Context: one part of a larger RNA
RNA sequence: CUCGGGUUAAGGAACUCGGCAAAUUGACACCGUAACUUCGGGAGAAGGUGUGCCCUUGAGGGUGAACGGCUUCGCGCCGCUAGCCUUUGGGGGUUGCAGAGAAUCGGGGGUAGCGACUGUUUAUCAAAAACACAGGACUCUGCGAAGUCGCAAGACGACGUAUAGGGUCUGACGCCUGCCCGGUGCUGGAAGGUUAACAGGAGAUGUCAGGGCAACCGAAGCAUCGAAUCGAAGCCCCAGUAAACGGCGGCCGUAACUAUAACGGUCCUAAGGUAGCGAAAUUCCUUGGCGGGUAAGUUCCGUCCUGCACGAAUGGCGUAACGACUUCCCCACUGUCUCGACCCGGGACUCA
Numbered sequence: 001c002u003c004g005g006g007u008u009a010a011g012g013a014a015c016u017c018g019g020c021a022a023a024u025u026g027a028c029a030c031c032g033u034a035a036c037u038u039c040g041g042g043a044g045a046a047g048g049u050g051u052g053c054c055c056u057u058g059a060g061g062g063u064g065a066a067c068g069g070c071u072u073c074g075c076g077c078c079g080c081u082a083g084c085c086u087u088u089g090g091g092g093g094u095u096g097c098a099g100a101g102a103a104u105c106g107g108g109g110g111u112a113g114c115g116a117c118u119g120u121u122u123a124u125c126a127a128a129a130a131c132a133c134a135g136g137a138c139u140c141u142g143c144g145a146a147g148u149c150g151c152a153a154g155a156c157g158a159c160g161u162a163u164a165g166g167g168u169c170u171g172a173c174g175c176c177u178g179c180c181c182g183g184u185g186c187u188g189g190a191a192g193g194u195u196a197a198c199a200g201g202a203g204a205u206g207u208c209a210g211g212g213c214a215a216c217c218g219a220a221g222c223a224u225c226g227a228a229u230c231g232a233a234g235c236c237c238c239a240g241u242a243a244a245c246g247g248c249g250g251c252c253g254u255a256a257c258u259a260u261a262a263c264g265g266u267c268c269u270a271a272g273g274u275a276g277c278g279a280a281a282u283u284c285c286u287u288g289g290c291g292g293g294u295a296a297g298u299u300c301c302g303u304c305c306u307g308c309a310c311g312a313a314u315g316g317c318g319u320a321a322c323g324a325c326u327u328c329c330c331c332a333c334u335g336u337c338u339c340g341a342c343c344c345g346g347g348a349c350u351c352a
Base pairs, nucleotide, nucleotide: 001347002346003345004344005343006342007341008340010338011337014336019333027051028050029049030048031047036041038172052094053093054092055091056090057089058088059087060086061085062084063083067079068078069077070076095099107331108330109329110328112326113325114323115322119131120130135170136169137168138167139166140165141164147156148155149154173318174317175316176315178248179247180246183245184244185241186240187239188238189237192236193235194234199229203225204224205223206222207221210217211216249267250266251265252264253263276310277307288304289303290302291301292300
């Protein structure tokens, strides 16, 4: 020096990203216990007091010799006291620094965020606000179900049958969940447009019997192309549907101080963000303004709203209880620190 353990004057978080670590607390009995609340809880809330040993005295429970009574005479039944065991009070005394004498053995309170909760997770850097969850909703599926695995047979679903099964989203509970169907998706429609193979064969070409002096024409057959016409779903089209994917404006003016604009005008849109919340796990400017807490507060809490760029099941806002979650404050406590010191043990180091 390093690792582990212990003690420490005065102060007591001044340490630090942060009370990380350590310390405090701790058992049992009794007293006592707030806001809030889903009336269960919160709660071991918080905060207090007691605890050894000896003497004495009371009460309760168990057993119950002896004794008394009854007796069917039995190792029977009933009663009660002494003794013993045990639980729990009262009074008095005594003792140590210390009586839950060691060890085991909660620190507590307040505030806000997120997630309702118990659970689950990155075996081996993340345990969480992530996943799951009961509950909610949409949607598919009528049974040889939908869906899934498989080429198939077959199997699961399910020896179930819409109070069932699959998929997706949301995530207890409370109050709620606004507007938009133009785009994309899905569902329904089938008049019209478009449209594949197939069908259809107008026509064209090659070949050659033949004709022609020749140029060339050219039947049938065999081949190769091939126009109209016919042709389903789909798409176009017409509707519906947002707890489907998603989206939810701009400019100008206006009130008898000023400021602001309930109001008006205009452009655009499918419709222009409703309730609630809001510098927020979201706010750039920003350490926003004001208030609280501190002597002093970029964090925290309350409020305001100018929301760069919240917003309603990609759920909105609340919420008791819960959390090895995150933020801030307070009490207690401490070597975290001022600022070090000392002790014990294992290493390192030197020698063998």
Large-subunit ribosomal RNA, domain IV from a Moraxellaceae bacterium, 352 nucleotides, folded computationally.
Its Rfam family is "Bacterial large subunit ribosomal RNA".
The coordinates come from a structure-prediction model, not an experiment, and the mean pLDDT is 87.
The full RNA is in RNAcentral, with records from ENA.